Context: one part of a larger RNA
RNA sequence: CUACGUGGUGAAUGGUUUGGCUUGGGUGCCGAUGAAGGGCGUGGCAAGCUGCGAUAAGCCUCGGGUAGACGCACGCAGUCCGAGAUCCGAGGAUGCCCGAAUUGGACUUCCUAACGCCUUCGGGCGUUGCUCCGUGAGGAGCGGGAACCCCCUGAACCGAAACAUCCUAUUAAGGGGAGGAAAAGAAACCAACUGGGAUCUCCUGACUAGCAGCGAGCGAAAAGGAGAAAGCCUAAACUGAAUUCUCCAGCGACGAGCUGGCGAAGAUGUGGUGUAUGGGACAAGGUUGUCUCUAGUCGACGAAGUAGAAGUGUUCUGGAAAGCUCCGCCAUAGAGGGUGAUAGCCCCUUAUACGAAAGUCGAAAGUGACUGCUUUGUUUCCGGAGUAGCACGCCUUGGGAUUGGCGUGUGAAACUGGGAGACAUCAGCUUCCAAGGCUAAAUACAACCCAAGACCGAUAGCGCACUAGUACGGUGACGGAAAAAUGAAAAGUCCCCCGCGAGGGGCGUCAAAAGAGCCUGAACCCACGUAGUU
Numbered sequence: 001c002u003a004c005g006u007g008g009u010g011a012a013u014g015g016u017u018u019g020g021c022u023u024g025g026g027u028g029c030c031g032a033u034g035a036a037g038g039g040c041g042u043g044g045c046a047a048g049c050u051g052c053g054a055u056a057a058g059c060c061u062c063g064g065g066u067a068g069a070c071g072c073a074c075g076c077a078g079u080c081c082g083a084g085a086u087c088c089g090a091g092g093a094u095g096c097c098c099g100a101a102u103u104g105g106a107c108u109u110c111c112u113a114a115c116g117c118c119u120u121c122g123g124g125c126g127u128u129g130c131u132c133c134g135u136g137a138g139g140a141g142c143g144g145g146a147a148c149c150c151c152c153u154g155a156a157c158c159g160a161a162a163c164a165u166c167c168u169a170u171u172a173a174g175g176g177g178a179g180g181a182a183a184a185g186a187a188a189c190c191a192a193c194u195g196g197g198a199u200c201u202c203c204u205g206a207c208u209a210g211c212a213g214c215g216a217g218c219g220a221a222a223a224g225g226a227g228a229a230a231g232c233c234u235a236a237a238c239u240g241a242a243u244u245c246u247c248c249a250g251c252g253a254c255g256a257g258c259u260g261g262c263g264a265a266g267a268u269g270u271g272g273u274g275u276a277u278g279g280g281a282c283a284a285g286g287u288u289g290u291c292u293c294u295a296g297u298c299g300a301c302g303a304a305g306u307a308g309a310a311g312u313g314u315u316c317u318g319g320a321a322a323g324c325u326c327c328g329c330c331a332u333a334g335a336g337g338g339u340g341a342u343a344g345c346c347c348c349u350u351a352u353a354c355g356a357a358a359g360u361c362g363a364a365a366g367u368g369a370c371u372g373c374u375u376u377g378u379u380u381c382c383g384g385a386g387u388a389g390c391a392c393g394c395c396u397u398g399g400g401a402u403u404g405g406c407g408u409g410u411g412a413a414a415c416u417g418g419g420a421g422a423c424a425u426c427a428g429c430u431u432c433c434a435a436g437g438c439u440a441a442a443u444a445c446a447a448c449c450c451a452a453g454a455c456c457g458a459u460a461g462c463g464c465a466c467u468a469g470u471a472c473g474g475u476g477a478c479g480g481a482a483a484a485a486u487g488a489a490a491a492g493u494c495c496c497c498c499g500c501g502a503g504g505g506g507c508g509u510c511a512a513a514a515g516a517g518c519c520u521g522a523a524c525c526c527a528c529g530u531a532g533u534u
Stems, first nucleotide, its partner, number of pairs: 001532008014519001016484001019456002021453006028445001029144002037098003040053003044076002048072002059092006068080003104111002113128006129142005148179001149177005159166001163213001189196002200227004210218002231438003234384001238272002242270001243265003247261005278382002280379008289370003293366002297363005305354003311327001312343001313326001316323001328345002330334001336348003389410007417433005472479002492518001495506004
């Protein structure tokens, strides 16, 4: 040096899974009654996590449930429990300090008042933030939330093979706001001489029409097919206090509401009427319903949870039977998991059936309130103004003279009216009625819950299967790990020997040392041994 062997080191591999990922379904707001999130405490011994808050791994009530319990965490000590604990569900009490943080101030989660009431004189309780609404009494808002939604502000890298219009992009980022969804929404709409009939979403139309240094690129709509469907209220005309509210008293079912009283709001108009198939006013006819509340009753949904069939038969192997052999049984249940190996019949479950003093919804029944709906004719009273439109400029759009918006200036009409119909103007035709408002569903998301998977299986799968956004690094913004496994059961090695000890040798436990640096235990590397070559 080579080959082989033995042992060490080392951690791969194998199969495993309390975790993750994805999809589908469900559910969807919290907060001055102090949230989300933190700090500090809290255990007999208590560092971390979890729980809880000076009543501090807990207190009370009700319901469920059964033999053990005092979290992870199996120790010592001490307790609780058939007078029903621990545990699970529902409701309540307590809930330090910071935090919107709110008496004032600070930020090293701390410091510091005033006023009122009570006091056993120790002290205790309460109020005092800003903005807005309200005559007042009083009330509302503030902050947080994974993504989704609406509004405002708004880039650049990039692409154009350079670059300036353009593109990236009405994106990222920033600000404001709302909800379980948001937004939009009942035509001053489309269409095209036939017609449709709010909005939203999907398919299609359609790499189309069109925009564009007509470059790069960008890019609709109607019609058609589906999902889901729902319509309403005002201003004005006419009328003119016929109206509403706080508080008090009574009635009522602790309800809806009704009656009365003192005040207040309100003529810059409360209430009635009325709203595009137009309405009002006037005249003449026809006709009869609409809404509100829920104490008790009944029903449905709904918590922990309850019931839930059939072998612990034989033979063999084994440490152990659920395996093998020979017999039997149940099945609206042979999904799944556990049990000393592979169990329909051992256990938990499963099919199925049941379960509420909280809460939600509905029905019947009852209480209470209101008077409306419609046809014809006449009249011409009303129908949203710095608006529509126009000019110029800017942003934006597929919108090209013809999208939408903003700024400046100008500025109408009044049903014999006005807007629109993809340049403009004129004439016609068609269609609708702006300048006030509300509106469920179909749609988006996935924080939370459930289920599933021709998804991963510890260098994978989330960064995290474990005290993980932890340890650690950084002044900071921020960056950011590693780390699963004895055994069926601790039965976790009594006792003896060597040794200061670590450790080792016997004996013992176990199926097996698998001996806690613990399943399996590869390679690299190291040591030793044997053989060979030089």
The prediction has a mean pLDDT of 81. Large-subunit ribosomal RNA, domain I from a Candidatus Bathyarchaeota archaeon, 534 nucleotides, folded computationally. Taxonomically the source falls in Candidatus Bathyarchaeota (Archaea, Thermoproteati). The RNAcentral record of the full RNA draws on ENA.